This is a predicted structure of a 350-nucleotide part of an RNA (small-subunit ribosomal RNA, central domain) from an uncultured bacterium.

Context: one part of a larger RNA
RNA sequence: CUGGGCGUAAAGGGAGCGUAGGCGGCUAUUUAAGUUGACUGUGAAAUCCCCGGGCUUAACCCGGGAACUGCAGUCAAAACUGGAGAGCUGGAGUGCGGGAGAGGGAAGCGGAAUUCCUGGUGUAGCGGUGGAAUGCGUAGAUAUCAGGAGGAACACCGGUGGCGAAGGCGGCUUUCUGGACCGUAACUGACGCUGAGGCUCGAAAGCGUGGGGAGCAAACAGGAUUAGAUACCCUGGUAGUCCACGCCCUAAACGAUGGAUACUAGAUGAAGGCGGUAUCGACUCCGCCUGUGUCGCAGCAAACGCGUUAAGUAUCCCGCCUGGGGAGUACGGCCGCAAGGUUGAAACUC
Repeated sequence: CUGGGCGUAAAGGGAGCGUAGGCGGCUAUUUAAGUUGACUGUGAAAUCCCCGGGCUUAACCCGGGAACUGCAGUCAAAACUGGAGAGCUGGAGUGCGGGAGAGGGAAGCGGAAUUCCUGGUGUAGCGGUGGAAUGCGUAGAUAUCAGGAGGAACACCGGUGGCGAAGGCGGCUUUCUGGACCGUAACUGACGCUGAGGCUCGAAAGCGUGGGGAGCAAACAGGAUUAGAUACCCUGGUAGUCCACGCCCUAAACGAUGGAUACUAGAUGAAGGCGGUAUCGACUCCGCCUGUGUCGCAGCAAACGCGUUAAGUAUCCCGCCUGGGGAGUACGGCCGCAAGGUUGAAACUC
């Protein structure tokens, strides 16, 4: 490169926005770049292929034909792709009317609990474990009551419930703000899809500066256990966990399943919205849309399983894979304060 693939065998980029590029709805008109046909020129000879001939044969050589699948030009065609201008509304977007939500940012507030401090009551234990001990306690602990301080997290509601592109988001109120959904069909008229680079976001841990520090808790110390115990268990305990600002950019960043569009039996649950039927009154009956679960036909699949939320049937675009180890290492580049990240081999070996 060609091919075949990417849920679990190697393989979907952590996620989004978007540049170039690739791809792109319906109708008629036009053009003729792609496309198709005809003709002309060229495509040296030799070689290859076919026919015939010459050396006793063959290799070899000679003659003829075909071919050289290409390029250029002229003429023609107009279905498809492209270009041009014109139109359309189904894709996409806007408007208008609605309701839902832990979506995001900021400020303020609340109660329960833990810890600590002060005071009261009270006395010999408390704590902890498999059992203990370290530890705490007559300088009055644990328990209990009252008051106070401070930090962090928000029980019940809470739900294979909801929202978000992903990471993720959960007390209450106010405020600023993003998106989706339903209904309507007034407006624009293909404005779309994807997206190499790029930019932005990105759990936890970690880093820088400053603050904060209740509980928890790497490291560390002690007590146990054990042959040992640099562990599991216990008593303590510092970074950290929290806040502000700035970095880091990784993950089993998982649905281990990229995005978009169309098509292809159903059944059943729960969430948001709308319409209809019955009724005095719809959570209840019927239907539609959206997202979210379970089961399942066809089909797919090595099996497990997937199955209108596809791993089915197709098209478009991107990313990625190509035996195991060496190795996500070395070297170099780029990024970072560092930790390190990213890109990413080879020898050798099985």
The coordinates come from a structure-prediction model, not an experiment, and the mean pLDDT is 88.